[in-house]
RNA sequence: AGGGUUUGAUCAUGGCUCAGAUUGAACGCUGGCGGUAUGCUUAACACAUGCAAGUCGAACGGCAGCAUGUCUUAUCUUCGGAUUUGACGAUGGCGAGUGGCGAACGGGUGAGUAACACGUAGGUAUCUACCUGAAAGUGGGGGACAACCCGGGGAAACUCGGGCUAAUACCGCAUAUUCUCUACGGAGGAAAGCUGGGGACCGUAAGGCCUGGCGCUUUCAGAUGAGCCUGCGGCAGAUUAGCUAGUUGGUGGGGUAAAGGCCUACCAAGGCGACGAUCUGUAGCUGGUCUGAGAGGAUGAUCAGCCACACUGGGACUGAGACACGGCCCAGACUCCUACGGGAGGCAGCAGUGGGGAAUUUUGGACAAUGGGCGAAAGCCUGAUCCAGCAAUACCGCGUGUGUGAUGAAGGCCUUCGGGUCGUAAAGCACUUUCAGUUGUGAAGAAAUGCAUAUGGUUAAGAGCUGUAUGAGCUGACGUUAACAACAAAAGAAGCACCGGCUAACUCUGUGCCAGCAGCCGCGGUAAUACAGAGGGUGCGAGCGUUAAUCGGAAUUACUGGGCGUAAAGCGCGCGUAGGUGGACAAUUAAGUCAUGUGUGAAAGCCCCGGGCUCAACCCGGGAACUGCAUGUGAGACUGGUUGUCUAGAGUGUGGUAGAGGGAAGUAGAAUUUCCCGGUGUAGCGGUGAAAUGCAUAGAUAUCGGAAGGAAUACCAGUGGCGAAGGCGACUUCCUGGGUCACUACUGACACUGAGGAGCGAAAGCAUGGGUAGCGAAGAGGAUUAGAUACCCUCGUAGUCCAUGCCGUAAACGAUGUGUGCUAGACGUUGGAAAUAUAUUUUUCAGUGUCGCAGCGAAAGCAUUAAGCACACCGCCUGGGGAGUACGACCGCAAGGUUAAAACUCAAAUGAAUUGACGGGGACCCGCACAAGCAGUGGAGCAUGUGGUUUAAUUCGAAGAUACGCGCAGAACCUUACCAACACUUGACAUGUUCGUCGCGAGACUAAGAGAUUAGUCUUUUCAGUUUGGCUGGACGAAACACAGGUGCUGCAUGGCUGUCGUCAGCUCGUGUCGUGAGAUGUUGGGUUAAGUCCCGCAACGAGCGCAACCCCUACUUUUAGUUGCCACCAUUUAGUUGGGCACUUUAAAAGAACUGCCAGUGAUAAGCUGGAGGAAGGUGGGGAUGACGUCAAGUCCUCAUGGCCCUUAUGUGUUGGGCUACACACGUGCUACAAUGGUACUUACAAUGGGAUGCAAAGAGGCGACUCUUAGCUAAUCCCUAAAACGUACCUCAGUUCGGAUUGUACUCUGUAACUCGAGUGCAUGAAGCUGGAAUUGCUAGUAAUCGCGGAUCAGCGCGCCGCGGUGAAUACGUUCCCGGGUCUUGUACACACCGCCCGUCACACCAUGGAAGUUGGUUACACCUUAAGGCAAAGCUUAUACCUUUGACUACGGUACGAUCAGCAACUGGGGUGAAGUCAUAACAAGGUAGCCGUA
Repeated sequence: AGGGUUUGAUCAUGGCUCAGAUUGAACGCUGGCGGUAUGCUUAACACAUGCAAGUCGAACGGCAGCAUGUCUUAUCUUCGGAUUUGACGAUGGCGAGUGGCGAACGGGUGAGUAACACGUAGGUAUCUACCUGAAAGUGGGGGACAACCCGGGGAAACUCGGGCUAAUACCGCAUAUUCUCUACGGAGGAAAGCUGGGGACCGUAAGGCCUGGCGCUUUCAGAUGAGCCUGCGGCAGAUUAGCUAGUUGGUGGGGUAAAGGCCUACCAAGGCGACGAUCUGUAGCUGGUCUGAGAGGAUGAUCAGCCACACUGGGACUGAGACACGGCCCAGACUCCUACGGGAGGCAGCAGUGGGGAAUUUUGGACAAUGGGCGAAAGCCUGAUCCAGCAAUACCGCGUGUGUGAUGAAGGCCUUCGGGUCGUAAAGCACUUUCAGUUGUGAAGAAAUGCAUAUGGUUAAGAGCUGUAUGAGCUGACGUUAACAACAAAAGAAGCACCGGCUAACUCUGUGCCAGCAGCCGCGGUAAUACAGAGGGUGCGAGCGUUAAUCGGAAUUACUGGGCGUAAAGCGCGCGUAGGUGGACAAUUAAGUCAUGUGUGAAAGCCCCGGGCUCAACCCGGGAACUGCAUGUGAGACUGGUUGUCUAGAGUGUGGUAGAGGGAAGUAGAAUUUCCCGGUGUAGCGGUGAAAUGCAUAGAUAUCGGAAGGAAUACCAGUGGCGAAGGCGACUUCCUGGGUCACUACUGACACUGAGGAGCGAAAGCAUGGGUAGCGAAGAGGAUUAGAUACCCUCGUAGUCCAUGCCGUAAACGAUGUGUGCUAGACGUUGGAAAUAUAUUUUUCAGUGUCGCAGCGAAAGCAUUAAGCACACCGCCUGGGGAGUACGACCGCAAGGUUAAAACUCAAAUGAAUUGACGGGGACCCGCACAAGCAGUGGAGCAUGUGGUUUAAUUCGAAGAUACGCGCAGAACCUUACCAACACUUGACAUGUUCGUCGCGAGACUAAGAGAUUAGUCUUUUCAGUUUGGCUGGACGAAACACAGGUGCUGCAUGGCUGUCGUCAGCUCGUGUCGUGAGAUGUUGGGUUAAGUCCCGCAACGAGCGCAACCCCUACUUUUAGUUGCCACCAUUUAGUUGGGCACUUUAAAAGAACUGCCAGUGAUAAGCUGGAGGAAGGUGGGGAUGACGUCAAGUCCUCAUGGCCCUUAUGUGUUGGGCUACACACGUGCUACAAUGGUACUUACAAUGGGAUGCAAAGAGGCGACUCUUAGCUAAUCCCUAAAACGUACCUCAGUUCGGAUUGUACUCUGUAACUCGAGUGCAUGAAGCUGGAAUUGCUAGUAAUCGCGGAUCAGCGCGCCGCGGUGAAUACGUUCCCGGGUCUUGUACACACCGCCCGUCACACCAUGGAAGUUGGUUACACCUUAAGGCAAAGCUUAUACCUUUGACUACGGUACGAUCAGCAACUGGGGUGAAGUCAUAACAAGGUAGCCGUA
């Protein structure tokens, strides 16, 4: 200090989330020791039991119990005594009682409390036991009441009556330094004794007396503690805006320790409040604690200060102090006892119990220390406290060994099978002993009081008391203390979480959107580093994780330190109140401000320094700090206050000026329309994409004339004008607001903003009354449509218009609050003024626009009219949804408006820009894409493929284009993968090990069988090398294993190959430049091309893959070469047959030729284009091969290869038979046709590519024919396979035919072991559908389409298919509007899985939270009234008395009644909302989203 997450990517906005620190924690797993801390956060719930406040006999009367002593009774006796009974308060002491002090401290808790409760700083109308200092006193009397005794009541608690008695208990009298009251004359008011010691004197004794100590009384002062008052400070809600009658003040009186409405009577009418009163909710406050760089935020356990409370509510008493935790009275709830009549109790003290809860300890020891109460003291009491126990609850420290040790052991895991890793880790060897264990030694916490001695003081005194010094001794809960020493043995001591990214750490196996994980993003659907286990690793370590909570990160509430044009956010607009802010000069003041001093800011804590526990945590000492408050003194710049002055802000006056500024009244014309009247005129008009509804022969539409009426004001008209905004448009008049310019005269800061407030405020809407031509929600009808409650059409009501009154909202927008100042310019335009050179001029003020610099901005953009730089004030925002909704309140006639949440839910929502893709957006261009043509398909029959169906099986794959005469260049068996049946199991096939045989083997035959196979017989043959070794090789057999085998799965694990966009012209890179960036530029632009082809321009310059070219065929020529080819010439022949020749044709090798090269025009002088010449060929001549980056998880695991998974007497292998050929049907691709441009018959020509030794086969012969017989030639430019259409002649004459040939019968041929399922062909016979094909749709631009035949691959045989070959040989293209596909640029986008996209709403289903709701339950509470306990107060009675007692009165807790307010729970039913892989209906939005969208309203 940041990181993850919105997107295809980017920047921004913005939320969610993580890493850190912390805790009185809890839970899970684990757990060795010690130190120091801490330990009911929940039920202020209820409590059994024990303890937590007593003490004083030196205040008192006393003597229940204990001990001692004396006397006494009885028993025993060792005669010492022992035991026992009773008496004596005589002694030590002491139960109960009187009395004093304490019990108001200490300890607990945080319910209440938003308050002078707390904090801080001040004030005083006050009190203060014990303590300290000072002054004075302490004289003399009296009468009671407990205890005790007697008697009574009661179960008990307790209580009543009578009698005796003491005091430091109680009451008078005296005195009064001071004190209180006062009318200044005076009046009033105290006390108590106890005890130590003692020489003289007195006394019977006690004692008096003297002296010391402790007490007592009065007063003053101090100290301590407390009371009361005040300023300031610290919480949420305005969906709480008004509150208040003792209320605010005064006077008299009362009351208190004390000021005061604290109380009362009277008088006045005040007091508080937007600087937040009142009300509601929540909460003890603080020092501090946690966090944070700080400012802040959160918190208020332990420790410390204050407050409040003590079962709940009320009350007083006592006292110095209480309205009292372990006191009293009353009421209530609860618990307990009871004899039912009555009583008792209060753990929020320490332990402990139950309960609640995720959760929090022992019914321990001791007063040794510290402190407290009482006491003269010893001492007693002390659950305060000090200790111990329990708990890893937290912090801190220590340990669980150290060194060496490679064969890198075993074992685990992984593996590419080589190895790697756990790993020096272990074992082994050597060493050490902290801690724990055992034994022993052993500090400090202890100093006092008291005692003794000495000495000082007091004193008559050497008593006594007391100060100081010295001495001896006593006191330890903890405690088996800390610490130290010895002993023994590595011996007793390691876990937890994590390993996809954030975030350090990776593999295997299992699982298969299952089980599960998850803080966020997200993992898991068969190769999961994300689940589970394992190995390994990482982090921390007696702990580690999880959960909860706080701060941080979060500048995500922004004081430090944010924003508001488009992301959330400027009120629709001005006026104006409070408030905030405010021009220049001078003087003064000193509130703010600054400086300095004083007081305070408790201690502890934090920080710094030093010290003590072996260190640390912890503890001790000192310092600093405590940023604050109060107060004194000073300064006088700035802000504020006061005073005086000024004119630059603001305003007023004067004179001009522009204007749809506003209001009222009046007037006008054009036109359309409508309606009415009249004329002319006739059949349609109107409307639409096309129609129809509608109007019209009762005369429309059209046209002419006239009249009525309403609304709106053409041209002018303009990013022109005016207005605050909404808004304002004919003309005239009247009334009226504001702006602006010029000149300067006047006022003298009068200003700016503006919470509340009040006003204005489009359209729609509401109310009342008018008006109504056109338009026109609703409504009606017609169309469109699957539907059409819409878009379109014909009508049409409210409304639109006027007057008056409401409403108060709009995308009320510049999505930009108002005001002021400053910061380059350029070009327009409106209004005014000035100057001159009078012009297309210049300057200036006020508006209104465009562009643009600096600057700003996330960017796009803004830019003197700021979104720049600043100031002043107001309003508003804080993730999306829920929701501008609910509830409440206010406003409104209503509609509704304003204000304005929460639960719940998501991890995003959003802005700007980028690249793509897309558009029923645009521009340009191309393509047999359309158009123009030719021939088809779709109809028929057949062939073939597919779907479907069927089947034991009909093997499998291919599926829009890019599957369907496709894999298959050829299923009768084989193929074959499928089915049935029968067989085999190291296997049909490969390698290796062991053993056996050298002959294995081959052929034939017999038997069984469907065959595979099984059993047997016979014939033939006698392996090779050699180091001479059963050595090597080879072959066969047998057995067992390793393994073979799989057309089994996954093409979504893959390689390779292929299809398609597309032979489309594109796809990229380096460097540079621009941009925050994604990216852009280059590659865009102007031309041009088939082309990103080329040229020009240009922040680009170059380059690569594609294009083109290079390659092949073809078209022309030349050269070379002539055999198997050819034949002009010379011979020859039936025949280029032969001789001869190689000119020609041809063949096949090498060259040439074409390049816009030439000319003209055009273009920009370019690239190029157009035309022409020449040429065999002309602008890539024609054709082929050649397929960029990529797309479709395209196709193929059944060509092959291959990861993983699966089968292993079977999913492998073999055999026979069947199937792939099925058949109601549907589709694709073809063939043959429907005929006369034809068919049949006959005659006669002309090719090319190819193929041919298990082959092509001539000629000849046979057969009607398929074909057969026979056999030349040919290893092939030699021989063979080879033309048809065309041409010619004849017939057929428009018909289901001399068209067409399906189907069927029959007889044959060929191939093959085999032709039934299931081949091809032939003859004869049969002679179906079909007469040119609906919607729709295909191919083709020239040697092309169409048409005609020929060849080949595969192949025993089999094709209408496929691949090739040649013959004959057209038509048309104006053109690019439209359909389809593609390219470039641009535009919009809410798409990016990219339009087969995205996405809205109702309905149906499930779940969740929530609003309303008849009602119902409970809490809190205002007001009124009733009753009223205890209690104090008052009055009356009684009284010596203001005791007591009795009665009464007002007050008053709880309770009750009535009517409300408010909050919460539940609720039939109901409303909307949210969420939910695959429901229904439509398609509203995003592109011109197919009717542009959106806002307000009905």
Background: This is a predicted structure of a 1498-nucleotide RNA (small-subunit ribosomal RNA) from an uncultured bacterium. Its mean pLDDT, the model's own confidence on a scale to 100, is 83.